This is a predicted structure of a 492-nucleotide part of an RNA (small-subunit ribosomal RNA, 5' domain) from Candidatus Blackburnbacteria bacterium RIFCSPHIGHO2_01_FULL_44_64.
Rfam family: Bacterial small subunit ribosomal RNA. Gene Ontology terms of the family: structural constituent of ribosome and ribosome.
[in-house]
Context: one part of a larger RNA
RNA sequence: GGACGAACGCUAGCGGCGUACUUUAAGCAUGCAAGUCGAACGGUCCCACGUCGCUCCUUCGGGAGCUAUGCGGGAUAGUGGCGGACGGCUGAGUAAUACGUAGGAACGUACCCCAGAGUGAGGGAUAGCUUGCCGAAAGGCGGGGUAAUACCUCAUAUCAUCGCAAGAUGAAAGCCCUUUACGGGGCGCUCAGGGAACGGCCUGCGGCCUAUCAGCUAGUUGGUGGGGUAAUGGCCUACCAAGGCGAUGACGGGUAGGGGGUGUGAGAGCAUGACCCCCCAGAGUGGUACUGAGACACGGACCACACACCUACGGGUGGCAGCAACUGGGAAUCGUACGCAAUGGACGAAAGUCUGACGUCGUGACGCCGCGUGGGGGAUGAAGGCCUUCGGGUUGUAAACUCCUUUUGACCGAGUCGCAAGACCGGUAGAAUAAGUACCUGCUAACUCCGUGCCAGAAGCCUCGGUAAGACGGAGGGUGCAAGCGUUGUCC
Numbered sequence: 001g002g003a004c005g006a007a008c009g010c011u012a013g014c015g016g017c018g019u020a021c022u023u024u025a026a027g028c029a030u031g032c033a034a035g036u037c038g039a040a041c042g043g044u045c046c047c048a049c050g051u052c053g054c055u056c057c058u059u060c061g062g063g064a065g066c067u068a069u070g071c072g073g074g075a076u077a078g079u080g081g082c083g084g085a086c087g088g089c090u091g092a093g094u095a096a097u098a099c100g101u102a103g104g105a106a107c108g109u110a111c112c113c114c115a116g117a118g119u120g121a122g123g124g125a126u127a128g129c130u131u132g133c134c135g136a137a138a139g140g141c142g143g144g145g146u147a148a149u150a151c152c153u154c155a156u157a158u159c160a161u162c163g164c165a166a167g168a169u170g171a172a173a174g175c176c177c178u179u180u181a182c183g184g185g186g187c188g189c190u191c192a193g194g195g196a197a198c199g200g201c202c203u204g205c206g207g208c209c210u211a212u213c214a215g216c217u218a219g220u221u222g223g224u225g226g227g228g229u230a231a232u233g234g235c236c237u238a239c240c241a242a243g244g245c246g247a248u249g250a251c252g253g254g255u256a257g258g259g260g261g262u263g264u265g266a267g268a269g270c271a272u273g274a275c276c277c278c279c280c281a282g283a284g285u286g287g288u289a290c291u292g293a294g295a296c297a298c299g300g301a302c303c304a305c306a307c308a309c310c311u312a313c314g315g316g317u318g319g320c321a322g323c324a325a326c327u328g329g330g331a332a333u334c335g336u337a338c339g340c341a342a343u344g345g346a347c348g349a350a351a352g353u354c355u356g357a358c359g360u361c362g363u364g365a366c367g368c369c370g371c372g373u374g375g376g377g378g379a380u381g382a383a384g385g386c387c388u389u390c391g392g393g394u395u396g397u398a399a400a401c402u403c404c405u406u407u408u409g410a411c412c413g414a415g416u417c418g419c420a421a422g423a424c425c426g427g428u429a430g431a432a433u434a435a436g437u438a439c440c441u442g443c444u445a446a447c448u449c450c451g452u453g454c455c456a457g458a459a460g461c462c463u464c465g466g467u468a469a470g471a472c473g474g475a476g477g478g479u480g481c482a483a484g485c486g487u488u489g490u491c492c
Stems, first nucleotide, its partner, number of pairs: 001492004006488005013371006019364002021329001026327002030324003035082003040079002043076005049070003053066005089282003099206006107199003112195003116191004120154004129144006159170004174187005208254003215245003220242008257279004261272004284305005307318004335361001337360003343357001344355004374404004384395004410428004415424003436481005442461002447476005457464002
């Protein structure tokens, strides 16, 4: 000198774009953050229309009510499907099961795309419902009965799997629109093939400190058989062999998420990993599997522990490292805002619903950038201040005064854009609403007076202050930067 997710002191007019718990991966009241589909299904409720039957009224046209039934519209607890493995947050752990880069072979993939074949016949349950019971609650147990794109069986097999072959084994589901009907169309479903994109696995190389850590290792290293997985493999197991790693630093200890990048620097390098993007890891702590194409699953399940809450004391409930908010910690880091209009995502045929992702607004000079605080003229060089050799000098064209302009701010207005807030545009009055801060011995741009008297104090270094201090404090003046200026911390 540059830089910062900064903090502190003084000061402060506006806008745009960014950015904001670096500390306790501490604890969390409250609200919201993942639902959706009635065109998979049976019910239930509401509304409208129609038909059969019954009752009542009747002006004999009809009207009202009830039961059953049909059709249409709406709502929806439950069954079922898809999604909840994405998106969002954090960096505790991890020095290698990570990351980066270059490769590899023994693999998987819901939704999407391409092309092929099929979608036939049956069955038994179960929630909801009803009924009985237990429980304070959370919730649970039995009887009856019902539907499906839920579940099961049979048939068939382009094909797939097993097999040298013969052969054996293996599916499926319907819904909507249209048609008088046959039929047609759409969305699905099943089997097998290919693709796209994504993921699992393996290998080489690369990037911290420490030898005051020198030996480490028993599933350890390899083989065979078996198991397991989507798949290779000590991944697991039985047996066999005795190997494997290490001063090119094994093993141990400390520290740490990695990269693209970022800061600085002429570069080499050094430092760093906030925001944004990619990858990894975690979801109170530890463990486990289930479901599923995918999880060993933040807002799923089970167990243990710690903590907190409810309780009728028998037992239950919870997990903000999502968005806000709160308590605590701290030098320190914001609103319990608005909207799904845009982009993106989930579901749906669609309308649409959901979306604290996201888009906006709000707070903070926290950063960067831009603008303004007026412009021209104006000397007897006013007054006042300060200095003075008392002549004057300086503040200083600075002010006053005069002419002009109106950014910003204030007020008014119609239109365009916008979910809104508001932005853009036009007009009115008025120089009006707007300057600080640090420094002035040298390094280092900027000097005098007064006060103080090794005191009070200053200080980045050398140092300054003990009676004329350009170094302390004040004043006048000056220098630098400027809505900021200084100080502190950290890096180059």